Predicted 3D model of a 74-nucleotide RNA (c-di-GMP-I-GGC riboswitch aptamer) from a Desulfobulbaceae bacterium. Of the family's consensus pairs, 95% are formed in the model. The prediction has a mean pLDDT of 82. The organism belongs to Desulfobulbaceae, within Bacteria. Its Rfam family is "c-di-GMP-I-GGC riboswitch aptamer". A reference for the family is Weinberg et al. (2017), "Bioinformatic analysis of riboswitch structures uncovers variant classes with altered ligand specificity", Proc Natl Acad Sci U S A.
RNA sequence: CAAGAAAAAGCCAAACCUGCCGGAAGGCUGGGACGGAAAGCUUCGGGUCUCAAUAGAUAGCCGAGCUGCCUUAG
Numbered sequence: 001c002a003a004g005a006a007a008a009a010g011c012c013a014a015a016c017c018u019g020c021c022g023g024a025a026g027g028c029u030g031g032g033a034c035g036g037a038a039a040g041c042u043u044c045g046g047g048u049c050u051c052a053a054u055a056g057a058u059a060g061c062c063g064a065g066c067u068g069c070c071u072u073a074g
Stems, first nucleotide, its partner, number of pairs: 001074001002072003011036002016031002019028003034060001040066003044063003047058004
């Protein structure tokens, strides 16, 4: 530099449920694992959802940008 769940050691955590917050989409928390190789961060572009007004949500919808761990079947 490249590649990756080949394997190892780890990591994150969908749906659903508890409690709390929000007008809503949804978010946080604890449990729980569908999955993930950036499922880490950033609304920059698009999509979808809420709302119908500026606006908000979704980064685990796609693209883009930034950063990082482990390993080497290179």